Predicted 3D model of a 383-nucleotide RNA (Bacterial RNase P class A) from a Steroidobacteraceae bacterium. RNAcentral holds the sequence, with entries from ENA. A source record names the gene rnpB. Lineage of the source: Bacteria > Pseudomonadati > Gammaproteobacteria > Steroidobacterales > Steroidobacteraceae.
[in-house]
RNA sequence: AGAGCCGGCCAGGCAGUCGCUGCACGGGCCCCGUCACUGGGGCUUCGGGUGGAGGAAAGUCCGGGCUCGGCGGGCAGGGUGCCAGGUAACGCCUGGGGGGCGCGAGCCCACGGAAAGUGCAACAGAGAGCAAACCGCCGAAGUGCCGGUAAAACGGUGCUGGCAAGGGUGAAACGGUGCGGUAAGAGCGCACCGCGUCAGUGGCAACACGCGACGGCACGGCAAACCCCACCCGGAGCAAGGCCAAAUAGGGAAGUAGCAGCGUAAAAGCUGCAGCGCCGGCCCGCGCGUACUUCCGGGUAGGCCGCUUGAGGCUUGUGGCGACACAAGUCCCAGAGGAAUGACUGCUCACGACAAAACCCGGCUUAUCGGCCGGCUCUCCUU
Numbered sequence: 001a002g003a004g005c006c007g008g009c010c011a012g013g014c015a016g017u018c019g020c021u022g023c024a025c026g027g028g029c030c031c032c033g034u035c036a037c038u039g040g041g042g043c044u045u046c047g048g049g050u051g052g053a054g055g056a057a058a059g060u061c062c063g064g065g066c067u068c069g070g071c072g073g074g075c076a077g078g079g080u081g082c083c084a085g086g087u088a089a090c091g092c093c094u095g096g097g098g099g100g101c102g103c104g105a106g107c108c109c110a111c112g113g114a115a116a117g118u119g120c121a122a123c124a125g126a127g128a129g130c131a132a133a134c135c136g137c138c139g140a141a142g143u144g145c146c147g148g149u150a151a152a153a154c155g156g157u158g159c160u161g162g163c164a165a166g167g168g169u170g171a172a173a174c175g176g177u178g179c180g181g182u183a184a185g186a187g188c189g190c191a192c193c194g195c196g197u198c199a200g201u202g203g204c205a206a207c208a209c210g211c212g213a214c215g216g217c218a219c220g221g222c223a224a225a226c227c228c229c230a231c232c233c234g235g236a237g238c239a240a241g242g243c244c245a246a247a248u249a250g251g252g253a254a255g256u257a258g259c260a261g262c263g264u265a266a267a268a269g270c271u272g273c274a275g276c277g278c279c280g281g282c283c284c285g286c287g288c289g290u291a292c293u294u295c296c297g298g299g300u301a302g303g304c305c306g307c308u309u310g311a312g313g314c315u316u317g318u319g320g321c322g323a324c325a326c327a328a329g330u331c332c333c334a335g336a337g338g339a340a341u342g343a344c345u346g347c348u349c350a351c352g353a354c355a356a357a358a359c360c361c362g363g364c365u366u367a368u369c370g371g372c373c374g375g376c377u378c379u380c381c382u383u
Stems, first nucleotide, its partner, number of pairs: 001379010012348007020052004025047002027044006054354001058365002061363005066237003077233005082096005097111001098109004112228002117226002119222002134167002136163003141160007175193006194217001195215004200209003241305004251296007258273005275288004312331008349352001
């Protein structure tokens, strides 16, 4: 100098003017309450003060808080899956082990169990699961034919047969090399390598080593197929849910009462009719119904709360490889309810991406113009 890897951070800046919105204050107006004041509430074309989106606010994929309901347990169902740690918890994070990729810094991996059982494997291929024989190799054993011979031996060839070394198929075909052995071969035997099991050694563990012992090798793959094993998980979600509470209708309780017309200032008064049930008629009584008054309770509209002080941020110190934990100090940082965070102007630069809260928090994933800081790797050049 070039090419890369990892971690952290910023997300145009400054000034002016005018708005929007939360909060507390002052002023003004209105309402409630009171004999009156104190007091409570609302609005505001008023005044100045102060706060006002994100690293992902997103996808809603995991994990929690919170709320309602719930006697307890199991089955079913769902999830997670190397080990240890962190955490409120997790499918997240950190460290480690194993496997893969990269020259490297580093990156990626659903990474428990296939000697419990069931199942699957397209195409090709002879054969795909207690495997098989297409080409091939052999002609030992049995046998037919031909040659040969006095008869045999022997030679050739076919069938039954032997083999799994070589070829071929496939993602995958039951270890590799060599020597021996054989009719040809083969862990058939042996040596070495590989593999498996065990002892032993190291490590909390995953796991590693395994030169020792045993086994000729017995144990192919798939569990993001069923399944087995271990562990975890009730449900619904702030439209959760809690409080206050009008009008109208309806519910409950108590009390009172004939209704209609005429008439009257309002009454008095006059006339007519007087519900249903308790066998029928009459009277009394009771109940139902109707009307009125008062009270109670549920609930609607509406209002208030939940709502943002929290597993919180920052600084320093201590412990830890680290995730993180602890201690001290310090800060308060949106909280709406048709939903605010904008517009204009000027200066400036490297000309500005993806995108915007709606109960809250921890993660993951996805989107993202550019730039800054720290650590590290490889290559080349110069000294």